[in-house]
Molecule: SAM riboswitch aptamer (S box leader)
Organism: Chloroflexota bacterium
RNA sequence: UUCUUAUCCAGAGAGGCAGAGGGAACGGCCCGAUGAAGCCUCAGCAACCGCGAUUCACUUAGGUGGUCGAGAUGGUGCUAAAUCCGACAGAAGACAACUUCUGGAAGAUGAGAU
Numbered sequence: 001u002u003c004u005u006a007u008c009c010a011g012a013g014a015g016g017c018a019g020a021g022g023g024a025a026c027g028g029c030c031c032g033a034u035g036a037a038g039c040c041u042c043a044g045c046a047a048c049c050g051c052g053a054u055u056c057a058c059u060u061a062g063g064u065g066g067u068c069g070a071g072a073u074g075g076u077g078c079u080a081a082a083u084c085c086g087a088c089a090g091a092a093g094a095c096a097a098c099u100u101c102u103g104g105a106a107g108a109u110g111a112g113a114u
Base pairs, nucleotide, nucleotide: 002113003112004111005110006109007108008107013042014041015040016039017038021031022030023029026086027085028084043079044078045077048075049074051069052068053067054066056065057064058063083106088103089102090101091100092099093098
């Protein structure tokens, strides 16, 4: 870099440096000199992996999956707004506008593979 898979309406910010952008991209709508991005320090949130147990399933007998449990001095991640909302397809509201629901796309994070 690419692929597979799980989750994404919960949760959690102060200080210092810095000085105009930021919320992925497009359209909206927001945040921002009462200080954006970025960097540093400290603090916090959270069980994805990992850890332990297992009378369950599979197994190539090495384990793998499921279930349960503890934990934030193991590895990541995160700390405005639902992934901020929408976009594409379908359905309902008679039609338009618009709203709601379902699915998808894209994205983020973890794990595995490459």